[in-house]
Context: one part of a larger RNA
Molecule: large-subunit ribosomal RNA, domain II
Organism: soil metagenome
């Protein structure tokens, strides 16, 4: 892991509600009697009901509060009671499994390990050479020095032995702590054998909360014990009807509860509900505005102040400084409003093939939500962010589209069909359906932004133009004059001032380059050549640049210059939508008692309804050695759980009908046991 078996809402009592019986007041309990052993009878002690109100005395269809006859509270004006069955609640282990833990025990443990007691044992070899002593030297004698001797030491090196520093291997190991290499101690606070002692809030501890039998911040075993678990997991057959919530308030509350909200079932009510239209209302949002409250800008005016002039002092003069208030202009506001919608909300009426609503009672689940659109707060007008409001989805919704894709778009799956029409979205091929029309785009743009640009198309406007424009080419572009000033110089061209006049077709007291200053080049301006459009502005469409990432690239792919974009026309494809045909079920309404019409039948938590199967019991009626149950196989059949027949095996019991009672249905619980 698979297979087989086992495996979870039970039982008792009490309460409450529903269904269904008995009686009308209901019922017995213990016990007694009888008996065919199943039960029948007796038995009102007691319980519930029959009257309530008040704290009570008490009064009583009333009573209490009250001075009250007012007024108000609770009552009266509803029939109960007792069985059985079911739903739910409470008390019990209370649907099942699961802690870490807490307590009790003259329970078990020191064969492991910690420390201790008694008695034994062990430590190759080598090195160093304390004290003391001897001899010699030395001294007045000593001290002292040298040479020997000697053999001390938690001394040195290093095996056994004890240990465990680093590393490798091992990691379903050879091993639930090892092996190998290296390493520490190795006469000592050494190591070790045997026997013995100390124990669970206790021992023992050169102290690590270490160790006390692979268990230690309180051992192990048994018991309280089915501890408790607001937590996790699991909870077993079928079909039908309806179908949520992830919110509010409170909570030692926040992943739990309680009440309400939302779901379901029953009873009652009977259009009260939903939708549309009409009419009448309340309101201060969007917008707008500046009357108020505040903000902020400019101007005018101006109290006051600064600076400055001035005075012996008091006045006073100037001011291109600041400036309250006021006025004007133009503005801003969630906590501003002289104004002010659309929606929404309330009410009344009408209509409506539709939708439900409300009250009481039984049963729930839900209290982690999430995405999208719109309106807002927080944040950075960030987040697949967060908090509200409102609508739609997902949740609990399958199908089609978006390449794939809970939440986007379309659309809500009772079942069947090798029938049809459409939605969103599509119609070159992959791949069902158009290789339609006009225009645009050349970037594979489509299939990234701000910003930038003589890309290109279209529109509007302005200016110039056969009295010749724009561009190009040829020619001219002069004179007073080097204008004046300034300056070393200033000659069109550093700077300042002025910017005239003449000749002209035209020519600036000069547009730019240039020079030290001149010179030189060029432009404005003019003529000629040429011969028809040229230049500018604005707005719009589509393109261009902007464009850098790590394994090979993606509009889904291929590929396409349309099969890209815009506009238009007509077809077609396209879903579980709609239609057609058949079938089933539920509800409503009609007739009428089985038909007709209409509507409905996605679904998690959850409520309600109807059934199938298993084991046993009762009654009835059956089957079976001419082969029961069980098992293998085949076939038939029912809307499902399922049922039936045949055949093989098997070898002795077993169905059916109507009831009753449950150890009543397995795929999941890191489920339990066994087999492989």
């Nucleotide at each position: 892991g698979u297979c087989u078996g086992c495996g979870a809402g039970u039982u008792a009592c009490u309460g409450u509600c529903u269904g269904u019986g008995g009686c009308a007041g209901c019922u017995u309990a213990a016990g007694c009697c009888a008996u065919u052993c199943a039960u029948g009878g007796c038995g009102a002690a007691a319980g519930c009901g029959g009257a309530g109100c008040g704290a009570a005395a008490g009064c009583g269809a009333g009573u209490c509060a009250g001075a009250a006859u007012a007024u108000g509270g609770c009552g009266a004006c509803a029939a109960g009671u007792u069985g059985c069955a079911g739903g739910c609640a409470g008390u019990a282990g209370a649907c099942c499994c699961g802690a870490a833990g807490c307590g009790g025990g003259u329970g078990u443990g020191a064969u492991c390990u910690a420390c201790c007691c008694a008695u034994g044992a062990u430590c190759a070899g080598g090195a160093u050479g304390c004290a003391g002593c001897g001899c010699a030297g030395a001294u007045a004698a000593a001290a002292c020095u040298g040479c020997g001797u000697g053999a001390a030491g938690g001394u040195c090196c290093g095996a056994a032995c004890c240990g465990a520093u680093g590393g490798a291997c091992g990691u379903u190991g050879a091993a639930a702590a090892g092996u190998c290499c290296c390493c520490g101690g190795a006469u000592g606070a050494a190591u070790u054998g045997u026997g013995g002692g100390u124990a669970g809030g206790a021992g023992c501890g050169a102290a690590a909360g270490a160790c006390u039998a692979a268990u230690c911040a309180a051992a192990c075993c048994c018991c309280g014990u089915g501890a408790u678990a607001g937590c996790u997991g699991g909870u077993u057959c079928u079909c039908c009807c309806c179908g949520a919530a992830a919110u509010a308030g409170c909570u030692u509350g926040a992943g739990g509860g309680c009440u309400a909200g939302c779901c379901u079932c029953g009873u009652g009510u009977g259009u009260u509900u939903g939708g549309u239209c009409a009419u009448g209302g309340a309101g201060g949002u969007a917008g707008a505005g500046c009357u108020c409250u505040g903000g902020a800008u400019g101007a005018a005016u101006a109290a006051g102040g600064g600076c400055u002039c001035g005075u012996a002092a008091c006045u006073g003069g100037g001011u291109a400084c600041c400036g309250a208030a006021u006025u004007c202009a133009a503005u801003c506001a969630a906590a501003c409003u002289u104004c002010g919608a659309a929606u929404g909300c309330c009410a009344u009426g009408a209509c409506u093939u539709u939708u439900a609503g409300c009250a009481c009672g039984g049963g729930a689940g839900u209290c982690a939500g999430u995405c999208g659109g719109c309106g807002a707060g927080g944040g950075a007008u960030a987040a697949g962010c967060u908090u509200c409001g409102u609508c739609g989805g997902c949740g609990a919704a399958a199908g089609g589209c978006a390449a794939a894709c809970a939440u986007g778009c379309c659309a809500g799956a009772u079942c069947a069909a090798c029938a049809g029409c459409u939605a969103a979205g599509g119609u070159g091929c992959c791949a069902a359906a158009a290789u339609c029309c006009a225009c645009c785009g050349c970037a594979g743009u489509g299939g990234u932004a701000a910003g930038g640009a003589u890309g290109u198309c279209a529109a509007a406007g302005a200016a110039c133009g056969u009295u010749a424009a724009c561009a190009a080419u040829g020619a001219g572009g002069a004179u007073g004059u080097u204008g004046g000033c300034u300056u070393a110089g200033a000659g069109g061209c550093a700077g300042c001032c002025a910017u005239c006049a003449u000749u002209u077709a035209a020519a600036c007291a000069g547009u730019g380059c240039g020079u030290a200053a001149u010179a030189g080049c060029u432009g404005a301006c003019u003529c000629a050549u040429c011969g028809a459009g040229u230049u500018c502005u604005u707005c719009g469409g589509c393109g261009c640049c902007g464009a850098a990432a790590a394994u090979g690239a993606u509009u889904g792919g291929c590929g396409a210059u349309c099969a890209g974009g815009u506009g238009g026309a007509u077809a077609c494809c396209g879903a579980a939508g709609c239609u057609u045909u058949g079938a089933a079920a539920a509800c409503u309404c009609a007739u009428u008692u089985a038909u007709g019409a209409g509507u409905u039948u996605g679904g998690u938590a959850g409520g309600g309804g109807a059934g199938c199967a298993u084991u046993g019991c009762u009654u009835g009626g059956g089957c079976a050695u001419u082969g029961a149950a069980g098992a293998g196989g085949u076939g038939c059949u029912g809307g499902a759980a399922g049922g039936c027949a045949c055949u093989u095996u098997g070898g002795a019991g077993c169905g059916c009908a109507a009831g009753c009672a449950a150890g009543u249905g397995a795929g999941a619980a890191u489920g339990c046991a066994g087999a492989c």